[in-house]
A computed fold for a 525-nucleotide part of an RNA from a metagenome, annotated as small-subunit ribosomal RNA, 5' domain. Rfam family: Bacterial small subunit ribosomal RNA. Its family is annotated with structural constituent of ribosome and ribosome in the Gene Ontology. Its mean pLDDT, the model's own confidence on a scale to 100, is 85.
Context: one part of a larger RNA
RNA sequence: GAUUGAACGCUGGCGGUAUGCUUAACACAUGCAAGUCGAACGGCAGCAUUGACUUCGGUCAGAUGGCGAGUGGCGGACGGGUGAGUAAAGUAUAGGAAUCUACCGAGUAGUGGGGGAUAACUAUCCGAAAGGAUGGCUAAUACCGCAUAAAGACUGAGGUUUAAAGCUGGGGAUCUUCGGACCUAGCGCUACUUGAUGAGCCUAUAUAAGAUUAGCUAGUUGGUGAGGUAAGGGCUCACCAAGGCGACGAUCUUUAGCUGGUCUGAGAGGAUGAUCAGCCACACUGGAACUGAGACACGGUCCAGGCUCCUACGGGAGGCAGCAGUGGGGAAUAUUGGACAAUGGGGGCAACCCUGAUCCAGCAAUACCGCGUGUGUGAAGAAGGCCUUCGGGUUGUAAAGCACUUUUGUUAGGGAGGAUGGUUAUUGGUAUUAAUACUGCUAGUAAUUGACGUUACCUAAAGAAUAAGCACCGGCUAACUCCGUGCCAGCAGCCGCGGUAAUACGGAGGGUGCAAGCGUUAAUC
Numbered sequence: 001g002a003u004u005g006a007a008c009g010c011u012g013g014c015g016g017u018a019u020g021c022u023u024a025a026c027a028c029a030u031g032c033a034a035g036u037c038g039a040a041c042g043g044c045a046g047c048a049u050u051g052a053c054u055u056c057g058g059u060c061a062g063a064u065g066g067c068g069a070g071u072g073g074c075g076g077a078c079g080g081g082u083g084a085g086u087a088a089a090g091u092a093u094a095g096g097a098a099u100c101u102a103c104c105g106a107g108u109a110g111u112g113g114g115g116g117a118u119a120a121c122u123a124u125c126c127g128a129a130a131g132g133a134u135g136g137c138u139a140a141u142a143c144c145g146c147a148u149a150a151a152g153a154c155u156g157a158g159g160u161u162u163a164a165a166g167c168u169g170g171g172g173a174u175c176u177u178c179g180g181a182c183c184u185a186g187c188g189c190u191a192c193u194u195g196a197u198g199a200g201c202c203u204a205u206a207u208a209a210g211a212u213u214a215g216c217u218a219g220u221u222g223g224u225g226a227g228g229u230a231a232g233g234g235c236u237c238a239c240c241a242a243g244g245c246g247a248c249g250a251u252c253u254u255u256a257g258c259u260g261g262u263c264u265g266a267g268a269g270g271a272u273g274a275u276c277a278g279c280c281a282c283a284c285u286g287g288a289a290c291u292g293a294g295a296c297a298c299g300g301u302c303c304a305g306g307c308u309c310c311u312a313c314g315g316g317a318g319g320c321a322g323c324a325g326u327g328g329g330g331a332a333u334a335u336u337g338g339a340c341a342a343u344g345g346g347g348g349c350a351a352c353c354c355u356g357a358u359c360c361a362g363c364a365a366u367a368c369c370g371c372g373u374g375u376g377u378g379a380a381g382a383a384g385g386c387c388u389u390c391g392g393g394u395u396g397u398a399a400a401g402c403a404c405u406u407u408u409g410u411u412a413g414g415g416a417g418g419a420u421g422g423u424u425a426u427u428g429g430u431a432u433u434a435a436u437a438c439u440g441c442u443a444g445u446a447a448u449u450g451a452c453g454u455u456a457c458c459u460a461a462a463g464a465a466u467a468a469g470c471a472c473c474g475g476c477u478a479a480c481u482c483c484g485u486g487c488c489a490g491c492a493g494c495c496g497c498g499g500u501a502a503u504a505c506g507g508a509g510g511g512u513g514c515a516a517g518c519g520u521u522a523a524u525c
Base pairs, nucleotide, nucleotide: 001525002524003523004522006521007520008519009518010517013371014370015369016368017367018366019364020363021329026327027326028325030324031323032322035074036073037072040071041070043067044066047065048064049063050061051060052059053058081282082281083280090207091206092205093204094203095202096201099199100198104195105194106193107192108191109190110189111188112146114144115143121136122135123134124133125132126131152161153160154159166187167186168185169184170183171182174181175180208254209253210252215245216244217243220242221241222240223239224238225237226236227235257279258278259277260276261272262271263270264269284305285304286303287302288301307318308317309316310315335361337360338359339358343357344355345354346353347352374404375403376402377401384395385394386393387392410461411460412459413458414457418452421449422448423447424446425445426444427443428442429441430440431439469514470513471512472511473510474495475494476493480509481508482507483506484505490497491496
């Protein structure tokens, strides 16, 4: 000199853009943060509609809109947080072969016919509660056989073996038990191939410090065979061999998430890893598996431990390193805010629902950038202050006065864009079809959809009105005098000042430097 996720002191007008627990991975009150689908299902607790009954109080009916709880599907493995652990099972770069991949895209072939249960519900019972037991009824895109097998798997090449589920819209004939069958469109379902995406695995190189850590290793190193896995492999096991690593630093100890980057520097390098992005690890502590395409799962399960809470003492409940917020620690770090309008995600045919992701707003000079605090004129060089050699000098065109302007702020009015999208209705075209139905695609018209928001921006009005401090002035280092003090009080980054004329202490006047900041402290180059 540059820099910072900074803090402290004094001061403080505005806007934009960023950033904001670096400490206790300490403990957490409260609310919210993952749901959704009735176009899978049986149903109907509550609300509304309609109908029936009515003693006018109401009662009844899933009949309709819908829908709590339940069965079922998909999603809760993403998104969000933190950096404890980890010096390699990580990360970065470059390669590799023995793998899986829900949803999505392309393609091929199917989607036939049956069965038995079970929750909800109901009855009885146990328990303080959390919750549970037994009997009975019932449905499905839940579960299980049978049939079929193009493709797949296995094969002794002859064969063997493995599937499925329906739902919704529309409809001219025909049939009908009046429910539908049937046809058609869409959404599904099954098997297989392929793509895309994501993930698992292996190798090489690089990846902090210590030798006051020199030897380490028995599943250890390799082989054969088997098991296991989606998959290679001592991954596991049996047997066999005796190997493997190490001064090119093994092992041990300490420290640490890694990277793109960031800061500094002419560079080489040094330091660092907040925000943003990629990867990894973790979710009260330790362990384990279940489900699933995917987890050994932050807001799932089980066991153990510690802590907190409830209890009828028998037993139960919980996990903010999600967003806010509280206590604590600390020099120190924000609101128990708004909205799903946009972007994105989950579910759904859709409407839509959910989304503390996200977008916004609030707080903080924490940082960077920009703007303002007026402009011109004005010598009687006013008054006052300070200094003085008492002549004067200086503050100083500074002020006052006069003329002007109106950024910012105040008040009032207007007013984009973020919506070239979405949704609904309707009119055409086109595809499909038996069909001028439905549905999909496409073009037009109309209506509607903004948290921010009293938005940005524009216009008008009045009025200099609403806005300057901080540090320093001995040398380094830009800037000097007076008074007080008298080795005292004090200053100080280094040299050093102060013991009666202190440009170095304290105050004042003046000056210098930065400026909504200035200075100090800490840290890095």